[in-house]
């Protein structure tokens, strides 16, 4: 000077106050009083993916949509996350990419003769007086990109046409690996670019809604009016259900207070066992927020950090981040003052 990872992000102490919870008194109740334990984050943020869990509902099959894409593995699952493979930047540590262009259609502007099956502007060679014909794709231009490369032979003059070595595809045998795929060998003159974050094809997946899900008491009025004969499974088929004193839709009028969901869970710490990791089993411990318009906090003192100054082992002045649980958990992404730990890397 870098790379990757991992945390910490304020402490103590007094006064005063909120707040859940357990146990005790006091009251008729509301309610108060004491004692003990607790009481916001590494991202709580964003809603970006994935799940628990609850209804639909008894929940299959298809299209259609959608999301992933190299192998193999973890995990409840995920588009995470762990170990490889190829390609490809780096001097290095390390980082970033990832199905298919010969299934089809399509696009690569200008410029250039041509830019998906092509192509002759310049020049080379041949016949002609000449004009112009014919043959050439190796040399030059044009462009981001012109259809293998270097030598030889051969030719009128050239060209993988043909030969040799190089490179690359492609097929076929070994070996080595669960596999991507890597190493070797043989054969083939087989040398057609690029885009799939164009549409597509291929393969793996996938009901929906959401804690304002639900559930239960209580309260109200006008079941009052009007249309349908079905209705429900996100959109469409095909199946299945469920009801005819039912059922769904629309208008109109009433009431909305409480309890629950609601925090013991894929938790948490610590040993020991396996596996390269990711994580997985075994034992032992351990309960750490639950509001309900919304508690988790004020004041002050002493430290800590850092920066700047001085009469410098001391003093003084400043600052001290990003930020604030609402159903719960797995990850992603972003914010962030300050200092910190561990591994490498290169000078």
């Nucleotide at each position: 000077a870098g790379c990757g990872g991992g945390a910490c992000g304020g402490a103590u102490c007094g006064u005063c106050g909120c707040u859940g919870c357990g146990g005790g008194c006091c009251g008729c109740a509301a309610g108060g009083c004491c004692c003990g334990g607790g009481g916001a984050g590494g991202a709580a943020a964003g809603u970006c993916c994935g799940g628990g869990c609850u209804c639909c509902a008894c929940a299959g099959g298809g299209c259609a949509g959608g999301a992933c894409g190299c192998u193999g593995g973890a995990u409840a699952a995920c588009g995470u996350c762990c170990a490889g493979g190829a390609g490809g930047g780096g001097c290095g540590a390390c980082c970033c990419u990832c199905g298919g262009a010969c299934a089809g259609c399509g696009c690569c502007a200008c410029a250039g003769a041509a830019a998906g099956c092509a192509a002759a502007c310049c020049g080379c060679c041949g016949c002609g007086c000449a004009a112009g014909c014919g043959g050439u794709a190796a040399g030059g231009g044009u462009g981001a990109a012109a259809c293998g490369g270097u030598g030889g032979a051969g030719u009128a003059a050239g060209a993988g046409a043909c030969c040799a070595c190089c490179a690359g595809a492609u097929g076929c045998c070994g070996c080595a690996g669960c596999g991507a795929u890597g190493c070797g060998g043989c054969a083939u003159g087989c040398u057609c670019g690029g885009c799939a974050u164009a549409c597509c094809c291929c393969g793996u997946u996938c009901g929906g809604a959401g804690c304002a899900a639900g559930a239960c008491c209580a309260a109200a009025u006008a079941g009052g009016g009007a249309a349908g004969g079905g209705g429900c499974c996100g959109g469409c088929c095909c199946g299945g259900c469920c009801a005819u004193a039912c059922c769904u839709u629309c208008c109109g009028g009433g009431u909305a207070g409480g309890u629950u969901g609601c925090u013991u869970g894929a938790g948490g710490g610590c040993g020991c066992g396996g596996g390269c990791a990711a994580c997985c089993g075994c034992g032992c411990u351990u309960c750490u927020a639950g509001a309900g318009g919304a508690a988790u906090g004020a004041c002050g003192a002493u430290c800590g950090a850092c920066g700047c100054g001085c009469u410098c082992a001391g003093c003084g002045c400043g600052u001290u981040a990003c930020a604030a649980a609402a159903c719960c958990c797995g990850g992603c992404u972003u914010a962030c003052a300050g200092g910190c730990c561990c591994g490498c890397u290169c000078u």
Molecule: Bacterial RNase P class A
Organism: uncultured Desulfovibrio sp.